[in-house]
């Protein structure tokens, strides 16, 4: 330099056009002599940035940035 993959809560991952969810972690409460475990609830996201298409974009297109891999 060229090609491909990937980027979503603190972490690991879903959602392939119709108002972004789960597990773990966190907080509160219940239970317990107490802790753990268990149960109930709560909070936490500019979906890497910018632009475009669309009535509507995490999803499709362009560009850019980070990371991973391949070729030279």
């Nucleotide at each position: 330099g060229c090609c491909g993959g990937u980027g979503u809560g603190g972490c690991u991952c879903a959602a392939u056009g119709g108002a972004a969810g789960a597990g773990c972690a966190g907080c509160u409460g219940a239970u317990u002599u107490g802790u753990a475990a268990u149960c109930a609830g709560c909070a936490g996201g500019u979906u890497g940035g910018g632009g475009g298409u669309u009535c509507g974009a995490u999803u499709c297109c362009c560009u850019u940035c980070g990371c991973c891999g391949g070729c030279u």
The RNA shown here (transfer RNA) has 72 nucleotides and comes from a Eubacteriales Family XIII. Incertae Sedis bacterium. Taxonomically the source falls in Anaerovoracaceae (Bacteria, Bacillati, Bacillota, Clostridia). Its Rfam family is "tRNA". By type it is a transfer RNA. The coordinates come from a structure-prediction model, not an experiment, and the mean pLDDT is 81.